[in-house]
RNA sequence: AUCCGAAAAAGGCAAACUUAUCGAAAGAUAAGGACGCAAAGCCAGAGGUCUACGGUUGGAAACCAUCCAACUACGAUAGCUCGGCCGCCGGA
Numbered sequence: 001a002u003c004c005g006a007a008a009a010a011g012g013c014a015a016a017c018u019u020a021u022c023g024a025a026a027g028a029u030a031a032g033g034a035c036g037c038a039a040a041g042c043c044a045g046a047g048g049u050c051u052a053c054g055g056u057u058g059g060a061a062a063c064c065a066u067c068c069a070a071c072u073a074c075g076a077u078a079g080c081u082c083g084g085c086c087g088c089c090g091g092a
Base pairs, nucleotide, nucleotide: 002092003091004090005089012037013036017032018031019030020029021028022027035079041085042084043083045082046081047080048077049076050075054072055071056070057069058068059067060066
């Protein structure tokens, strides 16, 4: 430096759920809690997925206002996949 994670040691992270706060929502943060994880450490570049405040289009006797539907990321997800960066222990 590359590949691998069988056994071991030191440790690490923390799903669902609960509470509080933020957010239109998806979701995030903190505390509790452990389903799991060898990158479940960091980064939204590509694809996927979720959401739709706002916007566009259509409809409701429908111009404004209101309501409904479809579409839309500039929002979210790194614990969906790929990619990028960095890293503990052990083995080859």
Molecule: c-di-GMP-I riboswitch aptamer
Organism: Firmicutes bacterium UBA3943